About this RNA:
Small-subunit ribosomal RNA, 5' domain from an uncultured bacterium, 501 nucleotides, folded computationally. Its Rfam family is "Bacterial small subunit ribosomal RNA". The RNAcentral record of the full RNA draws on Greengenes.
Context: one part of a larger RNA
RNA sequence: GGAUGAACGCUGGCGGCGUGCCUAACACAUGCAAGUCGAACGAGAAAGCGCCCUCGGGCGCGAGUAGAGUGGCGAACGGGUGAGUAACACGUGAGCAACCUGCCCCCUCCACCGGGAUAACCUGGCGAAAGCCAUGCUAAUACCGGAUACUCCGCACCAGCCGCAUGGCCGGUGCGGGAAAGCCCUGGCGGGAGGGGAUGGGCUCGCGGCCCAUUAGGUAGUAGGCGGGGUAACGGCCCACCUAGCCCGCGAUGGGUAGCCGGGUUGAGAGACCGACCGGCCACAUUGGGACUGAGACACGGCCCAGACUCCUACGGGAGGCAGCAGUGGGGAAUUUUGCGCAAUGGGGGAAACCCUGACGCAGCAACGCCGCGUGCGGGACGGAGGCCCUCGGGUCGUAAACCGCUUUCAGCAGGGAAGACGAUGACGGUACCUGCAGAAGAAGCUCCGGCUAACUACGUGCCAGCAGCCGCGGUAAUACGUAGGGAGCGAGCGUUAUCC
Numbered sequence: 001g002g003a004u005g006a007a008c009g010c011u012g013g014c015g016g017c018g019u020g021c022c023u024a025a026c027a028c029a030u031g032c033a034a035g036u037c038g039a040a041c042g043a044g045a046a047a048g049c050g051c052c053c054u055c056g057g058g059c060g061c062g063a064g065u066a067g068a069g070u071g072g073c074g075a076a077c078g079g080g081u082g083a084g085u086a087a088c089a090c091g092u093g094a095g096c097a098a099c100c101u102g103c104c105c106c107c108u109c110c111a112c113c114g115g116g117a118u119a120a121c122c123u124g125g126c127g128a129a130a131g132c133c134a135u136g137c138u139a140a141u142a143c144c145g146g147a148u149a150c151u152c153c154g155c156a157c158c159a160g161c162c163g164c165a166u167g168g169c170c171g172g173u174g175c176g177g178g179a180a181a182g183c184c185c186u187g188g189c190g191g192g193a194g195g196g197g198a199u200g201g202g203c204u205c206g207c208g209g210c211c212c213a214u215u216a217g218g219u220a221g222u223a224g225g226c227g228g229g230g231u232a233a234c235g236g237c238c239c240a241c242c243u244a245g246c247c248c249g250c251g252a253u254g255g256g257u258a259g260c261c262g263g264g265u266u267g268a269g270a271g272a273c274c275g276a277c278c279g280g281c282c283a284c285a286u287u288g289g290g291a292c293u294g295a296g297a298c299a300c301g302g303c304c305c306a307g308a309c310u311c312c313u314a315c316g317g318g319a320g321g322c323a324g325c326a327g328u329g330g331g332g333a334a335u336u337u338u339g340c341g342c343a344a345u346g347g348g349g350g351a352a353a354c355c356c357u358g359a360c361g362c363a364g365c366a367a368c369g370c371c372g373c374g375u376g377c378g379g380g381a382c383g384g385a386g387g388c389c390c391u392c393g394g395g396u397c398g399u400a401a402a403c404c405g406c407u408u409u410c411a412g413c414a415g416g417g418a419a420g421a422c423g424a425u426g427a428c429g430g431u432a433c434c435u436g437c438a439g440a441a442g443a444a445g446c447u448c449c450g451g452c453u454a455a456c457u458a459c460g461u462g463c464c465a466g467c468a469g470c471c472g473c474g475g476u477a478a479u480a481c482g483u484a485g486g487g488a489g490c491g492a493g494c495g496u497u498a499u500c501c
Base pairs, nucleotide, nucleotide: 001501002500003499004498006497007496008495009494010493013373014372015371016370017369018368019366020365021331026329027328028327030326031325032324035073036072037071040070041069048061049060050059051058052057080284081283082282090208091207092206093205094204095203096202099201100200104197105196106195107194108193109192110191112146113145114144115143121136123134124133125132126131152177153176154175155174156173157172158171160169161168162167182189183188184187210256211255212254217247218246219245222244223243224242225241227239228238229237259281260280261279262278263274264273265272266271286307287306288305289304290303309320310319311318312317337363339362340361341360345359346357347356348355349354376406377405378404379403386397387396388395389394410442412437413436414435415434416433420428445490446489447488448487449486450471451470452469456485457484458483459482460481466473467472
């Protein structure tokens, strides 16, 4: 000098675009953040209004509405955080003849016949509650059985082709096994099997990127084999048996530190440092463990167990998890609104209308950063007043002010008023922008002035009070302390501190 997610001190006019818990992965009140489908299914209120009434009620509308339940898809995405992790976690390159892939696209074929339940609901019961139990009734694209089924799966056999090993591909025969669902109805939306694609993932390997040797030996599922289990799949992943190996000075093991990368900062470069915002990958979701469901999870707003903590309780037992968006306490030098909207983009569900969406789009707060603009322009004296200095002559602040003329950016007031929206639909927003009006009117500070380093005098103080980045100033004339005048630098900022180059 440059840089920062900065903080602190003084100061502070406007706008645009960004950014904003770096500390306690500390604890959390409250609200919201994941639902949707009546065109899968069976049931189905109430208030209110009208009519009738024997005052008990009944009927119609409300309404096949609301709210539940079964079922489907979604909830594994999106959003947060960086604790852990030195690892195939990440980056890069390659491999899988060892794999999976819901929804989407293409192709071929199929959808036949049956069955028994169950929630909702009714009745009864238990409980303070959370909730639960029993009995009875019922539907389905829920569940189950059977049929059919090829190239699908398994086994056996035969022929052919091919490969880098295990092996792969193709054709045929036999045996065994495996499907389906309907709904609205012009026409569609769906269902099943098989093949292919696309997308997303899983696994393996080469190479690469921290510190400590004041860590030198480490290792029993350890290393390999055979057989098996398990998995979508390979594998000591797991298990029985057998062998005794395997890693290590080219740094094993241990300890410390750390999410990794695209990138960011700096530098002429080489390099050094960093990984906030944005994008990709990984890991985590109060702590630890576990599986269930599912195409996909070992699942942030699912389940179970255990621990700590908080809350409710009738003491028997229950409820909870902001590292989602806001917000609170706490910690801290320090980091925002309990805002608006689904109008746009994107996502989930739905045939659609539409619903949901703290993703997102916006607005709010903060000079936290970058950028732009303004706080006026011209004229105006041998030069007012006042301040400061003075050799008392004067010098200086200083064209600075006053005064005269002019302009009106920004802010203000008034009128008009968008694009963003594809037919409709605009949170932003009466915003941006345009026009008009008024008046220099509302808008300047901060640091420094001994040398480095640009900028000097006076007074006060007297090794005191104080300054200080280094050298150093101050003990009676201090350009170095304090104040004033003057000056220098930068300017809505200026300094200081911290950190990196």